Context: one part of a larger RNA
C1' cells in the first nucleotide's frame, strides 16, 4: 500500500446503492410467521324480507260523546325465501418458503460416469374404462366423570371418508418362443394359466321415456388403469479436499460366500451357516461444514467461505416410528431427560437456530414498522383468500460512490495573533467590502413510473357440439387494482445564510519557529528523543495530508 459483517477516541451537512448479532447451537415475556376449497358431505349461529297468528302503541276521519274505524310503528307464532358467522366430516398442502452452523474430516461437498439395481403427487402426451352394493362415524342430541387439559357412555346422520362385488383397454403371477446386449441380463410376441380399479361435483340442451326428482345426449372439472416425458430424488463408482508419528499397527459384521428377510432398489443393510480374510499415513487426537466464489498478488500462490446462488446438517437435549408421491417431519406425534409455567396436588402445558423484540454474556451489530401494489408460493373452477417468504419504509458515516459547506472582485497588504536582526517578516485576497448565483435548505404550486393483468358489461372470429344451447380459446370497447408516498422529478419565491474536521511536522515520510519543563514530566511503528538554547515531551503560532471523515487497534494478503 491493499481489504474487512469491524471497534475505539474526536468530529458529523445531504442523497443514492448495498450492508448491519461474527461472542452464549445460552435463557425466552408479547404479537404475528400455513393455510385454503360450500362447485366433495351433513348440517347451521345471526340478521333480513315477504305472509300469517296475535298482543301493545297511535297521526287522522266519524260521532248520538259512550264510543267506532284505523294510515302506521314496535314485538309475538306458524310458513316461506335470502344470508351464511364459529365448529366438523373429507380433499389437497403443511416435506415448499425462511433461519442457523452446533455436528461432520466423509453417510458430506466439488467434477466426471453408472443405474441392465430404482422410485417420481401436481403437470404434459397417448390409450382405455367411470358399474352394483353396503355398514358405519364426527359434527348434532342426551347424559355422566375432571379443578383445568379433556375423555366416557347412549341416540341418530352424509360424503368425492370406509368396505364388498362385477369388469380387463391394460398391468402382473406362470409357462413357452424370437432378438439383442455390457457380466448380472433386456425387450418383443404367444399363452384354456394367477391376481388386480373407479367418485362424484357443476353447466347446457332438441326429440323420446318419466314417479317429475331424472333417465338420456354433450361441455368442464375430479376419479381408475397402462405406456411415455418432464421434475424432483434415492443408490452406486472415480478423483480432489486441514493438522499431528510425542498416535504405529487396526478390524470379529469385521472381509468374502451360500440361504433367507428387508427395501422403491443394489449391498453385512439384517440374520443363521461356511471359509479367514480385509485396510495401511489405515487407526487415534485436533480443528472444520463443503462450493461457486471474495481479499491480496505482476503472476504463481496465501488467506478467507460475512452478504449473493448450489449441496449438506440440525430445530430444547437423546432416541423411536407413524401418515404420506415425498419426512423419520423447525411452529406433526409417541417415550425418556435438563428447564419454565399452571393446579382445586388428582393431573397438566410449552419449546425464537422465523419476522420484530426482551434480559445476559460481549470491544460489537437495528423497528415488539407498512402492505399483498408487484415477484413468487399454497389452495381454489374463478372471484379471491393466506403469505414477518418477498416488496417498501425507519435506525446505525458500518461500507462504496456523488455533491456541498460558495463564485468574481477586492492592498496604504487593515485590526489581532505570532516571529523579529526591531528595519520588519508572516497569517494573507485570506478578512472587511462590492456584484453575482442558488446545488443543498426553506415555503408553495404541479406531478409521474413501478399496472401487465383478473372480473364484470356488451359485441366479433374460432374451436366443441346433435346444437345458434353451454363452455373453451384468440380479440375490440367501457370499467376496475399502487404499501412505498404526494415519494421521485418539474417549476416559482426567499436566503451566502444553517454545513471542517482529523492527524502529522527528528529520519524513514509531505511539513518549523517560539515559550514551558530539565533523564522530571513524558513520547515511541523502527532508529531513539529528554540531564538549562529540546524542529521528537507540553502548550503556541505557522506549515503539510487527507477530508464528512481522520486517526488508532484487530485480522489476512
Nucleotide at each position: 500500500g491493499a481489504a474487512c459483517g469491524a471497534a475505539c477516541a474526536c468530529u458529523g451537512g445531504c442523497g443514492g446503492c448495498g450492508u448491519g448479532g461474527a461472542u452464549u447451537a445460552g435463557g425466552c415475556a408479547u404479537g404475528c410467521a400455513a393455510g385454503u376449497c360450500g362447485a366433495g358431505c351433513g348440517g347451521g349461529a345471526u340478521c333480513c324480507u315477504g305472509u300469517u297468528u296475535u298482543u301493545u302503541c297511535a297521526a287522522u276521519u266519524c260521532u248520538u260523546c259512550g264510543g267506532a274505524a284505523g294510515a302506521g310503528a314496535a314485538g309475538u307464532u306458524g310458513c316461506a325465501g335470502g344470508u351464511g358467522a364459529g365448529a366438523g366430516c373429507g380433499g389437497c398442502g403443511a416435506a415448499c418458503g425462511g433461519g442457523u452452523g452446533a455436528g461432520u474430516a466423509a453417510u458430506a461437498u466439488a467434477u466426471g460416469g453408472g443405474u441392465a439395481a430404482u422410485u417420481u403427487g401436481c403437470c404434459u402426451u397417448a390409450g382405455a374404462g367411470c358399474u352394483u352394493g353396503g355398514g358405519a362415524u364426527a359434527g348434532c342430541c342426551a347424559u355422566c366423570c375432571g379443578a383445568a387439559a379433556g375423555g366416557g357412555u347412549g341416540g341418530g346422520u352424509a360424503a368425492u371418508a370406509c368396505c364388498a362385488g362385477a369388469u380387463g383397454u391394460g398391468c402382473u403371477c406362470g409357462g413357452g418362443u424370437c432378438u439383442c446386449g455390457c457380466a448380472u441380463g433386456a425387450g418383443a410376441c404367444c399363452u384354456u394359466a394367477u391376481g388386480u380399479a373407479a367418485a362424484g361435483g357443476u353447466g347446457g340442451g332438441g326429440a323420446u321415456c318419466u314417479u317429475c326428482g331424472g333417465a338420456c345426449c354433450u361441455g368442464c372439472c375430479a376419479c381408475u388403469c397402462u405406456a411415455a416425458g418432464a421434475u424432483a430424488a434415492g443408490c452406486c463408482c472415480a478423483u480432489a479436499u486441514c493438522c499431528u508419528a510425542u498416535c504405529a499397527g487396526c478390524u470379529u459384521g469385521u472381509u468374502g460366500g451360500u440361504a433367507a428377510g428387508g427395501u422403491a432398489a443394489u449391498g453385512g443393510c439384517u440374520u443363521a451357516c461356511c471359509a479367514a480374510g480385509g485396510c495401511u499415513u489405515a487407526c487415534g487426537g485436533g480443528u472444520a461444514g463443503c462450493c461457486g466464489a471474495c481479499c491480496u498478488g505482476a503472476g504463481a500462490g496465501g488467506g478467507u467461505g460475512a452478504c449473493c446462488g448450489g449441496c449438506c446438517a440440525c430445530a430444547c437435549u437423546g432416541g423411536g416410528a407413524c401418515u404420506g408421491a415425498g419426512u423419520c417431519a423447525c411452529u406433526g406425534c409417541c417415550c425418556a431427560g435438563a428447564c419454565u409455567c399452571c393446579u382445586a396436588c388428582g393431573g397438566g402445558a410449552g419449546g425464537c437456530u422465523g419476522c420484530a423484540g426482551u434480559c445476559g454474556a460481549g470491544a460489537a451489530u437495528c423497528a415488539u414498522u407498512g402492505u399483498c401494489a408487484a415477484u413468487g408460493c399454497a389452495c381454489g373452477a374463478a372471484a379471491g383468500u393466506g403469505u414477518g417468504a418477498a416488496c417498501a419504509u425507519g435506525c446505525g458515516a458500518c461500507g462504496c460512490c456523488g455533491c456541498g459547506u460558495g463564485g468574481a472582485g477586492g492592498a496604504c497588504g487593515a485590526c489581532g495573533g505570532c516571529c523579529u536582526u526591531c528595519g520588519g517578516g508572516u497569517u494573507g485576497u485570506a478578512a472587511a467590502c462590492u456584484c453575482c448565483u442558488g446545488u443543498c435548505c426553506u415555503g408553495a404550486g404541479g406531478g409521474a413510473g413501478u399496472a401487465a393483468g383478473u372480473g364484470u358489461a356488451c359485441g366479433g372470429a374460432a374451436g366443441u357440439u346433435a346444437a345458434u344451447a353451454c363452455c373453451u380459446u384468440c380479440u375490440g370497447u367501457a370499467u376496475u387494482u399502487g404499501a412505498u408516498a404526494g415519494u421521485a422529478c418539474c417549476u416559482c419565491a426567499g436566503a451566502a445564510g444553517a454545513a471542517a474536521g482529523u492527524c502529522a511536522c527528528g529520519g524513514c515520510u509531505a511539513a518549523c519557529u517560539c515559550u514551558g519543563u530539565g533523564c522530571c514530566a513524558g513520547c515511541a511503528g523502527c532508529c531513539g528523543c529528554g540531564g538549562u538554547a529540546a524542529u521528537a515531551c507540553a502548550g503556541a503560532g505557522g506549515u503539510g495530508g487527507c477530508a464528512a471523515g481522520u486517526g488508532u487497534u484487530g485480522u489476512u494478503c
Overview: The prediction has a mean pLDDT of 82. Small-subunit ribosomal RNA, 5' domain from a metagenome, 557 nucleotides, folded computationally. The RNAcentral record of the full RNA draws on SILVA. Rfam family: Bacterial small subunit ribosomal RNA. Rfam links the family to the GO terms ribosome and structural constituent of ribosome.